[in-house]
Context: one part of a larger RNA
RNA sequence: GAAUGAACGUUGGCGGCGUGGAUUAGGCAUGCAAGUCGCGCGGAAAGGCCCCUUCGGGGGUACUCGAGCGGCGAAAGGGAGAGUAACGCGUGGGCCACCUACCCUUGGGUCCGGGAUAGCGGCGGGAAAGGGCAAUUAAUACCGGAUAAUAUCUUCGGAUCAAAGGUGUGAUUCCGUCUAAGGAGAAUUCCGCGUCCUAUUAGCUUGUUGGUGAGGUAACGGCUCACCAAGGCUAAGAUGGGUACCGGGUGUGAGAGCAUGACCCGGCUCACUGGGACUGAGACACUGCCCAGACACCUACGGGUGGCUGCAGUCGAGAAUCUUCGGCAAUGGGCGAAAGCCUGACCGAGCGACGCCGCGUGCGGGAUGAAGGCCUUCGGGUUGUAAACCGCUGUCAGAGGGGAGGAAAUGUAUGAGGGCAAUCCCUCAUAUUUGACCGAUCCUCAGAGGAAGGACGGGCUAAGUUCGUGCCAGCAGCCGCGGUAAGACGAACCGUCCAAACGUUAUUC
Numbered sequence: 001g002a003a004u005g006a007a008c009g010u011u012g013g014c015g016g017c018g019u020g021g022a023u024u025a026g027g028c029a030u031g032c033a034a035g036u037c038g039c040g041c042g043g044a045a046a047g048g049c050c051c052c053u054u055c056g057g058g059g060g061u062a063c064u065c066g067a068g069c070g071g072c073g074a075a076a077g078g079g080a081g082a083g084u085a086a087c088g089c090g091u092g093g094g095c096c097a098c099c100u101a102c103c104c105u106u107g108g109g110u111c112c113g114g115g116a117u118a119g120c121g122g123c124g125g126g127a128a129a130g131g132g133c134a135a136u137u138a139a140u141a142c143c144g145g146a147u148a149a150u151a152u153c154u155u156c157g158g159a160u161c162a163a164a165g166g167u168g169u170g171a172u173u174c175c176g177u178c179u180a181a182g183g184a185g186a187a188u189u190c191c192g193c194g195u196c197c198u199a200u201u202a203g204c205u206u207g208u209u210g211g212u213g214a215g216g217u218a219a220c221g222g223c224u225c226a227c228c229a230a231g232g233c234u235a236a237g238a239u240g241g242g243u244a245c246c247g248g249g250u251g252u253g254a255g256a257g258c259a260u261g262a263c264c265c266g267g268c269u270c271a272c273u274g275g276g277a278c279u280g281a282g283a284c285a286c287u288g289c290c291c292a293g294a295c296a297c298c299u300a301c302g303g304g305u306g307g308c309u310g311c312a313g314u315c316g317a318g319a320a321u322c323u324u325c326g327g328c329a330a331u332g333g334g335c336g337a338a339a340g341c342c343u344g345a346c347c348g349a350g351c352g353a354c355g356c357c358g359c360g361u362g363c364g365g366g367a368u369g370a371a372g373g374c375c376u377u378c379g380g381g382u383u384g385u386a387a388a389c390c391g392c393u394g395u396c397a398g399a400g401g402g403g404a405g406g407a408a409a410u411g412u413a414u415g416a417g418g419g420c421a422a423u424c425c426c427u428c429a430u431a432u433u434u435g436a437c438c439g440a441u442c443c444u445c446a447g448a449g450g451a452a453g454g455a456c457g458g459g460c461u462a463a464g465u466u467c468g469u470g471c472c473a474g475c476a477g478c479c480g481c482g483g484u485a486a487g488a489c490g491a492a493c494c495g496u497c498c499a500a501a502c503g504u505u506a507u508u509c
Stems, first nucleotide, its partner, number of pairs: 001509004006505005013359006019352002026315003030312003035072003040069002043065002047063001048061005079270003088195007100185001103183008111145004122133002151160003165175002196242003203233003208230008245267004249260004272293005295306004323349001325348003331345001332343004362392004372383004396450001398445005405438002411432009453498005458479003464493005474481002
C1' cells in the first nucleotide's frame, strides 16, 4: 500500500447493488417449513342445492368433500461443517462386474376368476397417548388360473415369468396398466496421479496377504464363511500423534509464490448421542420406524410425549452478526386430465455506514477587508469573499398526482387451419383474465430552507503559534518528548489530509 463475513471509538443526509451467528454441532417457548389426487374406491362429517317438518330436525343429490383404503411425492428442495488425511475431493480413465420410478422413441399385450380388510355401525377397557373384540363392505389394494417372445434359465430337448381399469362421447379418441428393446438424465463401483505438520512416533498387520470352494450383493471383491499357504506394508516415512471437509475460486503479488476456502456453484459428510433395519426405483431416511442413553415436558403415578445444524424468534456464552414481516405475481418443485391446491425453495419488503458505488449538504456577486476570536515588533497581520447584504437555482429529502415495465403462460369466448368426418385433439389469430412488491420517468407545490465530521500538525510524513503544566499530569508505530521560555503533554487559534465517513485494534499478502 492492498484486503476483511470484521469489532471498537467519535460522527452520521439520501439512494442503488451486495452482505450479516466466524464463538457453544450449547439448550429451546410459539407459529409456519410436504403435500396432493373424488377422472382409482366404498362413501357423506361440514357447506351448497332440492323436498318434508311437530321448527327440534329428517330425507335426497354429489356442486362439493372431513376421516379412511389406494396411487404418486415425501431420498428433491432447505440447513450445517461435527467427523474425515480418505479413492473423501480434484483430474484422467475402466466395467464381458452393475442398477434406474417418473420422461422420450419403438414392438407386442391388457383374457377368466377368487378371498379379505380399513372406513361406517355395535360392545367393553384406558387420565391421556393410543388400543382390543365380534359383524359387515369396495377398489387402479391383495391373490389364483390362462396366454408367452425379441425376455430369463438351459444339459439346446425344453422350462419359467404379466396385466387394471377410469372419465366422456353416437364413435375412434384421452388418461392409465403389463412386457421387451433403445435413449436421456441420475446413482453405485474400480484404477493411475495429486492432496497439511510431526521421527522428541520406527516398526505395523491375523480376515491380516494370497488361493480353492461356498454364501451374499444390483454388481466385482476377504464383503462374509470353511479349508489351504505364509504372506502384505515400511526411511520414496508404514504405524501412531496433531490439525483440517475438498475443489471452482478468493486476497495479495510484476510474476513465481504465499495465505485462505464467508457469500455463489460442484462434490462429500452430518441431522439430540450411539446402534439397527423396514418400506421403496432410490434411504439405512433432518420435520419416518425400532432399541439404548442423556436432557426436557405431561400424568389420575399405571404410563406417555419431544428433537430448529429449515424460516422467523428466545435464553446462554461472546468484541460481535437482523423481522416471531408480505406473497405465491414471477422462476422452479410435488400432486392432479384440468381448474387448482401446497411450497419460510423462491420473489420481495424490514433492520445494520458491514462493504462497494453514485448523489447532495447550494450557485453568482459582495471590502468599510464589519464585529468577534487568535497573534503582534502595537504599526499591524490573520480568520477572510468567509459572513452580513443583493440576485438566482431546485438535485436529494418533504407534500400531492399520473405511470412504462417486471405478464409470458393458463383459463374462458369467438373465428380459421390440420388430424379422412367430428361436439374430440393439436396449432394459430382476436377479445378477456392474473402484481406480494418494486417502480424508470413525468407534472404540480413550497422554500437555501432539513443535511459535516474525523484524524493529524517533532522526524519518518502533508501541516505551527500562544497559553497552561513543570520527569508531574501525560504522549508514544519506531526514534523518543515532559525536570520553568515544550512546534512532541492539555487547551485555544490557525493549518494539513480524507470525507458520510474518519481513526484504532486484529488478521493475510
Notes: Predicted 3D model of a 509-nucleotide part of an RNA (small-subunit ribosomal RNA, 5' domain) from an uncultured prokaryote. The coordinates come from a structure-prediction model, not an experiment, and the mean pLDDT is 84. Rfam family: Bacterial small subunit ribosomal RNA. Its family is annotated with ribosome and structural constituent of ribosome in the Gene Ontology.